Context: one part of a larger RNA
RNA sequence: UGACGGAGCCCGCGCAAACGGUGGAGUAUGUGGUUUAAUUUGAUGCAAAGAGAAGAACCUUCCCGAGGUUUGACAUGCCGUGAAUCCUCUUGAAAGGGAGGGGUGCCUUCGAGAAUGUGGACACAGGUGUUGCUUGGCUAUCGUCAGCUCGCGCCGUAAGGUGUUGGGUUAAGUUCUGCAACGAGCGCAACCCUCGUAUUUAGUUGCCACCAUUGAGUUUGAAACCCCGAACAGACCGUCGGUGAUACGUCAAAGGAAGGUGAGGAUGAUGUCAAGUCAUCAUGCCCCUUAUGCCCUAGGCGACACACGUGCUACAAUGGUCGGGACAAAGGGUCGCGAUCCCGCAAGGGUGAACUAACUCCAAAAACUCAUCCUCAGUUCGGAUUGCAGGUUGCAACUCGCCUACAUGAAGAUGGAAUCGCUAGUCAUCGCCGGUCAACCAUAUGGCAGUGAAUUCGUUCCUGGGCCUUGUACA
Numbered sequence: 001u002g003a004c005g006g007a008g009c010c011c012g013c014g015c016a017a018a019c020g021g022u023g024g025a026g027u028a029u030g031u032g033g034u035u036u037a038a039u040u041u042g043a044u045g046c047a048a049a050g051a052g053a054a055g056a057a058c059c060u061u062c063c064c065g066a067g068g069u070u071u072g073a074c075a076u077g078c079c080g081u082g083a084a085u086c087c088u089c090u091u092g093a094a095a096g097g098g099a100g101g102g103g104u105g106c107c108u109u110c111g112a113g114a115a116u117g118u119g120g121a122c123a124c125a126g127g128u129g130u131u132g133c134u135u136g137g138c139u140a141u142c143g144u145c146a147g148c149u150c151g152c153g154c155c156g157u158a159a160g161g162u163g164u165u166g167g168g169u170u171a172a173g174u175u176c177u178g179c180a181a182c183g184a185g186c187g188c189a190a191c192c193c194u195c196g197u198a199u200u201u202a203g204u205u206g207c208c209a210c211c212a213u214u215g216a217g218u219u220u221g222a223a224a225c226c227c228c229g230a231a232c233a234g235a236c237c238g239u240c241g242g243u244g245a246u247a248c249g250u251c252a253a254a255g256g257a258a259g260g261u262g263a264g265g266a267u268g269a270u271g272u273c274a275a276g277u278c279a280u281c282a283u284g285c286c287c288c289u290u291a292u293g294c295c296c297u298a299g300g301c302g303a304c305a306c307a308c309g310u311g312c313u314a315c316a317a318u319g320g321u322c323g324g325g326a327c328a329a330a331g332g333g334u335c336g337c338g339a340u341c342c343c344g345c346a347a348g349g350g351u352g353a354a355c356u357a358a359c360u361c362c363a364a365a366a367a368c369u370c371a372u373c374c375u376c377a378g379u380u381c382g383g384a385u386u387g388c389a390g391g392u393u394g395c396a397a398c399u400c401g402c403c404u405a406c407a408u409g410a411a412g413a414u415g416g417a418a419u420c421g422c423u424a425g426u427c428a429u430c431g432c433c434g435g436u437c438a439a440c441c442a443u444a445u446g447g448c449a450g451u452g453a454a455u456u457c458g459u460u461c462c463u464g465g466g467c468c469u470u471g472u473a474c475a
Base pairs, nucleotide, nucleotide: 001475002474003472004471005470008467009466010465011464012463014459015458019421020420021419022418025313026312027311028310029309030308031307032306033304034303041052063299065297067295068294069293072124076123077122078120079119080118081117082116086101087100088099089098090097091096106113126288127287129286131284135282136281137277138276139275142271147186148185149184150183151182153162154161155160166177167176168175192265193264194263195262197233199231200230201229203227208221212219236259239253241251242250243249302441315415319374320373323370324369325368331362332361333360336355341350342349343348381412386407387406389404390403391402392401428451429450431448432447433446434445
């Protein structure tokens, strides 16, 4: 100087208070283990485990079995030859191999050249092979915590200290004041984006108060309103009162759409963990070079006594079922979204209007509400599992897809020890959309709106962090 402490002060969904979960059941998914020809691989407390993977039937794909290949699937250079593309036959699971046919363009200094195929020799290519403890880059984490430093000066023999500590204050090393310090930098805050209010401007595909009109903002028309872009204003403890050192501030009030950081996002200091990643990419060293490279086919990554993580669905009456009715936002669509009508119980099929989209389509929002039945049961709860019949995507659905109908109707009666999330338009609950994508194992993930709570006495304790002080057999 740090680190540590059953020293002090302070903070955080850290505890407490409240609500809902996980842990029990079934199932989806990831991991360990076991098994296997292979079950490719890395990640392992928080900070691995619905994470890399924004989508493993083939491909992907790295793994395994079998079949092939060796200047190579890909790049540059040299030599020979044929322009190239194309067609047919044969062998093979395919990759690949063998044989035959047709055919000559562009440019030219007539030598050649460009582009492309093929053969050959060598330099080389290639490697998701190893090392993340050689590395770059990127990332997680402490932590959006309030810290981390520097110049000059001063103090100390020096390591170092001071500043950065003290008294107040703040979300904040935020700021005021005092002080052997005076200044400055990286962080904090602000500048950026979204939401909330007003004004101006612009009105089509959006809107409709007034005047006509229609089945319908449908058509004239209107530019008020809504909405959508753009610009600008607005919030600063600015005003009043209390308190305070008349400072910084803090408490209450007014006005206001919004009040003390208005709400959310992006933004992550010096460093820590030899943290993670050589399998995004890049890269040193090492290793392979008729193979650890490359091509292809079938399989595997989907196995299953079991253990763990994360979800979904439930165990019901605040419910289930059947039939009417109502109200969103944000997205996506031409290799597309697909209306309408017809067929089918349905998944879906036929037809193919409009739409390159404020125009048209996906599209039905669902919880909700009105009414029917069920009356506390393993049930009209629950839906696993299985049988059979279909549909669809795709060369292909057996290993191994999704969806539909009928039948079947398992466990499960609110879950031990333990443990997680959350302070407001939040938790909880309800549906909708996107990306990836032929299809889809999505119950995941990223967004969107609807309905809409409870509780916070407080800081003793648990846990993590910040500052100061003191002790130390620790570094």